Record summary
RNAcentral holds the sequence, with entries from SILVA. The RNA shown here (small-subunit ribosomal RNA) has 1505 nucleotides and comes from a lake water metagenome. Rfam family: Bacterial small subunit ribosomal RNA. Its family is annotated with ribosome and structural constituent of ribosome in the Gene Ontology.
RNA sequence: AGAGUUUGAUCCUGGCUCAGGAUGAACGCUAGCGGCAGGCUUAAUACAUGCAAGUCGAGGGGUAGCAGGGUAGCAAUACCGCUGACGACCGGCAAACGGGUGCGGAACACGUACACAACCUUCCUUUUAGUGGGGAAUAGCCCAGAGAAAUUUGGAUUAAUACCCCGUAAGAUAUUAGAACGGCAUCGUUUAGAUAUUAUAGGUUUACCGCUAAGAGAUGGGUGUGCGGCUGAUUAGGUAGUUGGCGGAGUAACAGCCCACCAAGCCAACGAUCAGUAGCUGAUGUGAGAGCAUGAUCAGCCACACGGGCACUGAGACACGGGCCCGACUCCUACGGGAGGCAGCAGUAAGGAAUAUUGGUCAAUGGACGCAAGUCUGAACCAGCCAUGCCGCGUGAAGGAUGAAGGCCCUCUGGGUUGUAAACUUCUUUUAUAGGGGACGAAAAAAGGGCUUUCUAGCUCGUCUGACGGUACCCUAUGAAUAAGCACCGGCUAACUCCGUGCCAGCAGCCGCGGUAAUACGGAGGGUGCAAGCGUUAUCCGGAUUCACUGGGUUUAAAGGGUGCGUAGGCGGGCAGUUAAGUCAGUGGUGAAAUCUUCGAGCUCAACUCGGACACUGCCAUUGAUACUAUCUUUCUUGAAUAUUGUGGAGGUAAGCGGAAUAUGUCAUGUAGCGGUGAAAUGCUUAGAUAUGACAUAGAACACCGAUUGCGAAGGCAGCUCGCUACACAAAUAUUGACGCUGAGGCACGAAAGCGUGGGGAUCAAACAGGAUUAGAUACCCUGGUAGUCCACGCCCUAAACGAUGGAUACUCGACAUUUGCGAUACACAGUAAGUGUCUGAGCGAAAGCAUUAAGUAUCCCACCUGGGAAGUACGACCGCAAGGUUGAAACUCAAAGGAAUUGGCGGGGGUCCGCACAAGCGGUGGAGCAUGUGGUUUAAUUCGAUGAUACGCGAGGAACCUUACCUGGGCUAGAAUGUGAGUGAAGAUAUCAGAAAUGGUAUUGUCCGCAAGGACACGAAACAAGGUGCUGCAUGGCUGUCGUCAGCUCGUGUCGUGAGAUGUUGGGUUAAGUCCCGCAACGAGCGCAACCCCUAUGAUUAGUUACCAGCACGUAAAGGUGGGGACUCUAGUCAGACUGCCUGCGCAAGCAGAGAGGAAGGAGGGGAUGACGUCAAGUCAUCAUGGCCCUUACGCCCAGGGCUACACACGUGCUACAAUGGCCGGUACAAAGGGUUGCGAGGUAGUAAUACUGAGCCAAUCUCAAAAAGCCGGUCACAGUUCGGAUUGAGGGCUGCAACUCGCCCUUAUGAAGCUGGAAUCGCUAGUAAUCGCAAAUCAGCAAUGUUGCGGUGAAUACGUUCCCGGACCUUGUACACACCGCCCGUCAAGCCAUGGAAGUUGGGGAGACCUGAAGAUGGUGCCCGUAACAGGAGCCGUUUAGGGUAAAACCAGUAACUAGGGCUAAGUCGUAACAAGGUAGCCGUACCGGAAGGUGUGGCUGG
Repeated sequence: AGAGUUUGAUCCUGGCUCAGGAUGAACGCUAGCGGCAGGCUUAAUACAUGCAAGUCGAGGGGUAGCAGGGUAGCAAUACCGCUGACGACCGGCAAACGGGUGCGGAACACGUACACAACCUUCCUUUUAGUGGGGAAUAGCCCAGAGAAAUUUGGAUUAAUACCCCGUAAGAUAUUAGAACGGCAUCGUUUAGAUAUUAUAGGUUUACCGCUAAGAGAUGGGUGUGCGGCUGAUUAGGUAGUUGGCGGAGUAACAGCCCACCAAGCCAACGAUCAGUAGCUGAUGUGAGAGCAUGAUCAGCCACACGGGCACUGAGACACGGGCCCGACUCCUACGGGAGGCAGCAGUAAGGAAUAUUGGUCAAUGGACGCAAGUCUGAACCAGCCAUGCCGCGUGAAGGAUGAAGGCCCUCUGGGUUGUAAACUUCUUUUAUAGGGGACGAAAAAAGGGCUUUCUAGCUCGUCUGACGGUACCCUAUGAAUAAGCACCGGCUAACUCCGUGCCAGCAGCCGCGGUAAUACGGAGGGUGCAAGCGUUAUCCGGAUUCACUGGGUUUAAAGGGUGCGUAGGCGGGCAGUUAAGUCAGUGGUGAAAUCUUCGAGCUCAACUCGGACACUGCCAUUGAUACUAUCUUUCUUGAAUAUUGUGGAGGUAAGCGGAAUAUGUCAUGUAGCGGUGAAAUGCUUAGAUAUGACAUAGAACACCGAUUGCGAAGGCAGCUCGCUACACAAAUAUUGACGCUGAGGCACGAAAGCGUGGGGAUCAAACAGGAUUAGAUACCCUGGUAGUCCACGCCCUAAACGAUGGAUACUCGACAUUUGCGAUACACAGUAAGUGUCUGAGCGAAAGCAUUAAGUAUCCCACCUGGGAAGUACGACCGCAAGGUUGAAACUCAAAGGAAUUGGCGGGGGUCCGCACAAGCGGUGGAGCAUGUGGUUUAAUUCGAUGAUACGCGAGGAACCUUACCUGGGCUAGAAUGUGAGUGAAGAUAUCAGAAAUGGUAUUGUCCGCAAGGACACGAAACAAGGUGCUGCAUGGCUGUCGUCAGCUCGUGUCGUGAGAUGUUGGGUUAAGUCCCGCAACGAGCGCAACCCCUAUGAUUAGUUACCAGCACGUAAAGGUGGGGACUCUAGUCAGACUGCCUGCGCAAGCAGAGAGGAAGGAGGGGAUGACGUCAAGUCAUCAUGGCCCUUACGCCCAGGGCUACACACGUGCUACAAUGGCCGGUACAAAGGGUUGCGAGGUAGUAAUACUGAGCCAAUCUCAAAAAGCCGGUCACAGUUCGGAUUGAGGGCUGCAACUCGCCCUUAUGAAGCUGGAAUCGCUAGUAAUCGCAAAUCAGCAAUGUUGCGGUGAAUACGUUCCCGGACCUUGUACACACCGCCCGUCAAGCCAUGGAAGUUGGGGAGACCUGAAGAUGGUGCCCGUAACAGGAGCCGUUUAGGGUAAAACCAGUAACUAGGGCUAAGUCGUAACAAGGUAGCCGUACCGGAAGGUGUGGCUGG
């Protein structure tokens, strides 16, 4: 010091979360020791038991108990206060301290600083004076009673340092008359007078201790005041003893503290009152600090002592272990009555996540009493329990590699890791154990002795005393011996692998993991961190500059009030002076100690403790300074204002006037429609509309001018004229002299809609009605139409009331436009002032952008913000006639919500362009029959895969068995195949039995090659490697489809931008093309395009068999048949050729155009191969390969039969047709490219034919398949279900094959179905193409081939063009999409859960007021009665006050509640489609009405179109 998390990515805003520190903690796991600390945070709940405050015999009467002594007695025993001592009693002092707790209290309670000229103070110190005389009682003891007890009554007698009286008495107190000095207002101090009043106590035995009065001090208290420290305004007014005065009462003392009278004040927005919460402080935690949070332990103060009230005693209390009364509770009781108060120390119960022993000692420190010894002391000092915290120590150290074993992992005969770790060797002994020694804390006081001293006191000698504790510490002995865990390991955050699990179980602080390869779950190995602890939870501070004083913001992220006027307040121009409040400096006082910091010291270190110093940032006082602020005074003119003269304008208000348009009415002309829409209909019209003309009436709004214009504070303002009125500006002078700025509350104004009353009502038009549209249409469109729209008066008070930008002042580069002034003769041009705009620079800003009209630089004042939702909602209050407005939360919930910009995708956005995309054409599909594939269904099985385009004559280029993966049944288990393999044997062949076969058995035969070694082949035990068309194409490789043969996709360097990114690649042209040219902050490059390759179109050349045959020759019925030829065709090698090269036009160029020339071919000649970065988790684990998982007498292997060929049906792809451009019959012509020895098979013969028999030739430019067909010639058929069409079926044959039943093809004959050109819709094709015609091949025994792949023959039509449909490319725009429009997303309804509001009621609480009653106590009065030795006094009664109790009503707060309302959340519910693109009617804001719902419509506004 930061980090994670919004996005595809970026910057910003903004919240959430983490890393740190801390704790009186708790919980989980674990645990060796010591030191020092700490230990009921909850129930101020209730308490059993013990202890916590006594002491003094040197105050007193005395002697219950104990001990001693004495007397009597043998003794037991009795007696004697005689002695030590001492229960109870009288008396003195203490008990008001110490100890506990934090209820209450928001207050002079606390802190701090002052004040008391309004005060008190036992004990202590000091000073002065005194200590004389007398008296009467009363406890106790004794006697007699009452009562269960607590307790108590009566009588007799007695003492005091108890009580009373007298005397004396002051500098005390009171009254009174003076003087001097002083202050702080009342007054204070000093001095000397007068009068009056008030005291006392003795004890012990020579040392003293007491008593009384007065003064001073010290200590402790009391009182007052300034300042300081919580929350709420959804608490705004409070107060009657209230505020003050006069006179009294009262107190230690001031005071409405209390009382009588008089006055009407006092407090409050600088927050009174009320409500809630809380002990305050020194300090503690954290933090860089400022702060924030806390107030355990320790210390100071306060408050309290079962709840409440009250006084007594006393120096001191309204009293924790005192009293009285009321109340609640508990206990005892003989039922009559009594007793009690742990928030003292232990302890118990309860509550709770949770907090200790019914311990020891007064040895030390301190306290009470005492002359003292001493007694008492749960204060205190110690010990016990608890890892609760802090600190320290240890659990060993050195060596030790075969890197052991075991574990774990892997690429597995091996390696890595655990790991020098262990074993093993050597060493040490802290700690633990045992034995031995053994403290400091103890010093003094006191008692006693001595010396000095006026007193007080000082010095010295000397005796006694330790709970802790035989503890700390020291020494010795033995022996590595007695001692390690917890959390974590996806990122943040240090640390990784395997197995298990399979959106399950679970984890999680945030982001998020888990759906079969999880470093995130659970286990293991390993690692990391800390360590006698480690984690978790809770809370506080920090990080958080996320309430911002230090130190934030408000155009668009949350946030500027709708606008002005103005009160309080805040701030405020120049010169000079005054004062010294703020400010600054010096000094003094205080700021308790402890704490913190620092220096040093003591425990072996540290924690801890002690000493010194600093500090305590504060408050008070005083002295000084006077720049700034402030105060007061004088002055100035530049801020502000006023006067004068002009100018300007839709500024406001009121009255009058005007024309156009619209509607209506009347009349006229005139006839069948008008109107309206995308298209229609509703509507109007023959009772005469619409249209046209004339006249009349009405209300509302003001075309052109008109604009980026003008005016106004905003809302807003527009025909013309006039009245009244406000404002701004300009130019100059003059006047006042800071009069200013802002502005919480307050007041005024405030579009539209809406409300009230009364008018008015032409147009338009919510609601409403009808017509359309639609799945629906409560909408958009149409026809009507009421409130309203208009006026007057009164309300409402809100808008996207916006520049989403508060007001004021000053300063800071420029350019252009425009309005109105001034100056100037002025139409030019330039200057100046005030406005209104656009662009741009510095600067600012997250960016977009702003930029003298700031969002720049500064100052002042106001308003507002602090994550999203819930919600501008609820409740409360105020305002309103109402609608509603203003103010304005919380529970709960999410980890985001949001701004700007970027790249894509998308748009029922735009622009440019392309494509058989449309259009123009030709032919099809969709209808029929059949073939084939698919779905579905069926089945034992109908094996599997492919499923929009990009599956469906696809994998399959050929399922009768085989194939075959499926089903049924029968069999095998190292297995059907291959390798190694000891050994055996040739291999094998034949026959036969069982069986469906696989398989098993039997018999016969066979004895290989080689000289040998050995080899080939077969069988083959054991063993090792099997096998799987089982799963996962979403683990993969490879291959493939598609976008798309579309023109794109990127990189390096540079530059721009905070950045994602941009530029390049955009622009202007051009192209089939990111093809090329030009321009340009880009310059280059790569993968694509093109070219290079193949076929084809022309020619040349070479070569010339099996091909060819012009000329020559031979020859045939004919034929390159033969000799020969190398011309031609052809074959197949090599070349040439085409490049916009030439010409003309256009163009800067690239290039384009031209039926151009030339050329076989012309602008890529035609075709093929070739497929960029990528997309679709596209397809394929069943071609193959392969990770993981699964099966192993089976999911493997063999065999037979069946199935893949099923069939109500639906779809795709095809074939054949429906006929005359045709069918049939006969004749006749012309290809190319392929195949062939298990083959093609000429020819011949037989058969109607399929085919059979025979068989030449050919491993092929030689032979053969082979006939090409359409075509051409001739004939026939005349429009029909036919001489079309051929399905279906019967019969008979042929072929292949082990085998044609399921389930092959072909032939002949017979049969002769549907079908007469095909709905919506849809496909292909731009030239040798479509259409049409046949041929061949692969696979293959055969074939379901009408398929596929090739080949040639014949051979068209059309393209105006790019508006539209589809797809694509580029640029641009919008975007709430990024899984990217098959996106996102809104509301009702239904379901579950959660919290909340309202609510008849119900329960509880606190406080105030009214009335009734009223204990103890206090106070005032009275006092028949009691009573005294005296002063007195008392009971009782009456009044006042008051705790408490009661009654009644109302308000407030909280809980609960039938029912009810909205809200939030929840993988796959319903209805729609509102929003995001022009979101398909631009959206949104205010308002009104309407509607299942989002919403729709009206009206005004905004651009965030």